The RNA shown here (transfer RNA) has 73 nucleotides and comes from a Myxococcales bacterium. It matches the Rfam family "tRNA". By type it is a transfer RNA. Its mean pLDDT, the model's own confidence on a scale to 100, is 80. Taxonomically the source falls in Myxococcales (Bacteria, Pseudomonadati, Myxococcota, Myxococcia).
[in-house]
RNA sequence: GGGCGCAUAGCUCAAUUGGCAGAGCAAUGGACUCUUAAUCCAUAGGUUGAAGGUUCGAUUCCUUCUGCGCUCA
Numbered sequence: 001g002g003g004c005g006c007a008u009a010g011c012u013c014a015a016u017u018g019g020c021a022g023a024g025c026a027a028u029g030g031a032c033u034c035u036u037a038a039u040c041c042a043u044a045g046g047u048u049g050a051a052g053g054u055u056c057g058a059u060u061c062c063u064u065c066u067g068c069g070c071u072c073a
Base pairs, nucleotide, nucleotide: 001072002071003070004069005068006067007066010025011024012023013022019056027043028042029041030040031039049065050064051063052062053061
């Protein structure tokens, strides 16, 4: 340098042939307990990597860029 893939909550990952952004763990509050742990209940947490385009509507489709990984030379 060429090709392919990935980027979504603090972490690990879902969500598709465009139509309400979710789960587990972690965090916070509560119940239980002499206390802690465990268990149970609840709550909060997101400009879906960045900038544009298409569309009534974009995590999803298109373009460019950034970062990471695999591969070819």